[in-house]
Order: sequence, then structure tokens, then C1' cells
RNA sequence: UAAGAAAAAGGCAAACCUGCCGAAAGGCAGGGACGCAAAGCCGCAGGGCCUUCCCCCAUUCCUUUGGGGGAUGGCAGCCUGGCCGCCGGUA
Repeated sequence: UAAGAAAAAGGCAAACCUGCCGAAAGGCAGGGACGCAAAGCCGCAGGGCCUUCCCCCAUUCCUUUGGGGGAUGGCAGCCUGGCCGCCGGUA
């Protein structure tokens, strides 16, 4: 440096439940483990997804539904990227 075992030391924690925050997506804390070798950090790197609002077009049972664009906030456990890092079978 590469690649991660049926090893060891340790780590994180999906769904769900409870409490709090938020309009929502979602977040934080506790419980809990589906999983994770970066499931550590970065959302002001790119793409994607989600929320709410606005505009345009179409649709329509006339306020619904669909598509496009813009703004807003969010997801790092969607992918790529950046930064940092534990261990020792292996090359």
C1' cells in the first nucleotide's frame, strides 16, 4: 500500500417502542438489533431520493391527479467523491 477471516480487542445500530424538537421530510435521547470494515466525519463536491412552498403545462368529477422548472429543509444506513481512523489471518 492492497484486500478484509469462521480470529481477537473494541465500535456503530435498521425496523419497532417511549420521551422531546420540527409544519413535514426528519433529528436528538433512552430501550432494541436488521445489519455494518468506515453504518466515523463532510449535504457549500456531483448525482439520486424525500419534505414543504411557488411557477408553468396537461388532466379534471373544479379541486384533484400527473409531468416539468425554481426555492426550502432533510437523508452520509442510496451511489460516487473528499478528510480522518482501529485490528492482525493474508499479499